This is a predicted complex of two RNAs, RNase P RNA and transfer RNA, with 431 nucleotides together. It holds a member of the Rfam family "Bacterial RNase P class A". By type it is a ribozyme. Model confidence (mean pLDDT): 78 of 100.

RNA sequence: AGAGUGGACCAGAUGGUUGCUUGUGAUUAUCACAAGAGGAAAGUCCGGGCUCCAAAGAGCAGAGUGGUGGAUAACAUCCACCGAGGGUGACCUCAGGGAUAGUGCAACAGAAAGUAAACCGCCUUUUUUUAAAAGGUAAGGGUGAAACGGUGCGGUAAGAGCGCACCAGCGGUUUGGGUGACCAAAUCGGCUUUGUAAACCCCACUCGGAGCAAGGCCAAAUAGAGAGGCGUAUAAGGAUUGCUCGUCUAAGCCUAUGGGUAGGCCGCUUGACGCGGGAGGCAACUUCCGUGCUAGAUAGAUGACCAUCCUCCAAUUUUAGGGGACAGAACCCGGCUUACAGGCCCACUCUAACU
RNA sequence: GGGCCCAUAGCUCAGCGGUCAGAGCCGCCGGCUCAUAACCGGCUGGUCCCAGGUUCGAAUCCUGGUGGGCCCACCA
Numbered sequence: 001a002g003a004g005u006g007g008a009c010c011a012g013a014u015g016g017u018u019g020c021u022u023g024u025g026a027u028u029a030u031c032a033c034a035a036g037a038g039g040a041a042a043g044u045c046c047g048g049g050c051u052c053c054a055a056a057g058a059g060c061a062g063a064g065u066g067g068u069g070g071a072u073a074a075c076a077u078c079c080a081c082c083g084a085g086g087g088u089g090a091c092c093u094c095a096g097g098g099a100u101a102g103u104g105c106a107a108c109a110g111a112a113a114g115u116a117a118a119c120c121g122c123c124u125u126u127u128u129u130u131a132a133a134a135g136g137u138a139a140g141g142g143u144g145a146a147a148c149g150g151u152g153c154g155g156u157a158a159g160a161g162c163g164c165a166c167c168a169g170c171g172g173u174u175u176g177g178g179u180g181a182c183c184a185a186a187u188c189g190g191c192u193u194u195g196u197a198a199a200c201c202c203c204a205c206u207c208g209g210a211g212c213a214a215g216g217c218c219a220a221a222u223a224g225a226g227a228g229g230c231g232u233a234u235a236a237g238g239a240u241u242g243c244u245c246g247u248c249u250a251a252g253c254c255u256a257u258g259g260g261u262a263g264g265c266c267g268c269u270u271g272a273c274g275c276g277g278g279a280g281g282c283a284a285c286u287u288c289c290g291u292g293c294u295a296g297a298u299a300g301a302u303g304a305c306c307a308u309c310c311u312c313c314a315a316u317u318u319u320a321g322g323g324g325a326c327a328g329a330a331c332c333c334g335g336c337u338u339a340c341a342g343g344c345c346c347a348c349u350c351u352a353a354c355u
Numbered sequence: 356g357g358g359c360c361c362a363u364a365g366c367u368c369a370g371c372g373g374u375c376a377g378a379g380c381c382g383c384c385g386g387c388u389c390a391u392a393a394c395c396g397g398c399u400g401g402u403c404c405c406a407g408g409u410u411c412g413a414a415u416c417c418u419g420g421u422g423g424g425c426c427c428a429c430c431a
Base pairs, nucleotide, nucleotide: 001351002350003349004348005347006346007345009343010342012309013308014307015306016305017304018303020036021035022034023033024032025031026030038326042337043336045335046334047333048332049331050211051210052209053208057245058244059243060242062207063206064205065204066203067081068080069079070078071077082096083094084093085092086091097202098201102200103199104196105195106194119141120140121137122136123135124134125133126132127131149167150166151165152164153163154162168192170189171188172187173186174185175184176183177182215266216265217264218263225257227255228254229253230252237249238248239247259430260429261428273292274291275290276289277288278287279286280285310324311323312322313321356427357426358425359424360423361422362421365380366379367378368377373411382398383397384396385395386394404420405419406418407417408416
C1' cells in the first nucleotide's frame, strides 16, 4: 500500500421566533419556569415482573428445548470450553441427544435400495455345442444422492476378510489427563453395522390459563327485558385449561339477540434503573460505595420556520440549487430477529515492497 | 395496544417429501348449426408470496421477512 476479519460508538451542531404535551408556582385565564422518543420505540419471536382466575393439585394429551460447564429473575439469550465442517489466515457456521428400542420412507434410473441381490462379464458342469440350461462368483462394467471398508500379497476353477500385512472406521476393557463434554495410549473382538428423527417415535429437562382492552374504584343511563337450552343436592352450570379425576361454590347458570353508556380516577412510571469508582471472576456476570431522577399522551404532544456551520449530490475551481438513513413511546424490563444514508475508533490476519 | 388466521393459473379451490403441480369456471382454436347458445375435441396460462436452512430431493418440514384478513371496552 492492497485485500480482509472481529468489536465498540455517533445518528447533523448551535442560536432565535412560534406552536403542542406534562409537571410546579403565581394568579383566575392567562403568565413564568422546568422536562419532553429510539438503537431499533418495529416484528410480537422467546423469557420474566405485575394483575386476575379459591389454592396452583394429580394424570393423560399437547407444546418447547437438546454437546459440556457456568451466568441470570428467566430464556430458544450470554460467557468459556469440547466436537464436526469451511477458510492460507484473523476468524466464521452448526435444531450439536438417540438410527443394535421399534415402525415408516428412499421417486426415476438400475439386476439389486437393506437379516440382500446375478443384467452384462468371469469360472465350472451337463446337453441336442457359432448356443442353451444348472450352479458358483460382488474382483470388473453400467445406474444412482447413496451399491455393504481401502491398498498390496497369498489363495482359488473363477472369486471373496477366505488368510496375512498396513491403513480407516465401530464396539468392549484397562491406564493416564480433565468438574465435564471429551482427549491420548495400550489391548481384545467380529471383520465393517446405509441414509433420514426441521418422519413417527424413544430418552432427559422445562411449561397451569389469560393478558394493562389485565384488574380496582366512582359516576351516568337503560327493559336487572323477553326467546331458546340446562338444572335445584345421585351436584346442572361456574371457578377465562383439550379431556378425566380431585377440590371449592351455588339456586340459579349458559347461548345468540336486544337495551344503555362512549365520562373520570387509580394501575402509570424509582426501576432485576442510569453514570463514575473499588473488589471478585479468563469471561458472561456478581457485589460494595458515591451520585442522578431522565416522556407518561388517550385518537394520542415531542412540530414548523429562519440564520450560521458540518456533510452529500460532486467532478479542476467558483457561484447557485437540492438533499441529511431507518424510523415514532402507549404497563414495565432482559434478549433475539429485521430495517438503516453517512461517519469515526480499536484490535487482529494475509499478500507485496522497502528499511 | 393485545390475540388469531391466510397466501397455489385471470377467479374459486385440490394437492402422504418423489414424473417438468392439478380440477372447475374464464380465454383461444377446431367441430356441430343457416346463425348463436348449449354440446364435443384440443390448446394456452404458474417466481406454488419472498429469502435462508433440513433432506439425495421442498408447494409440502423448520426459521426469518412481506402483504392481506378477522376478533376485543364497560353497565344491568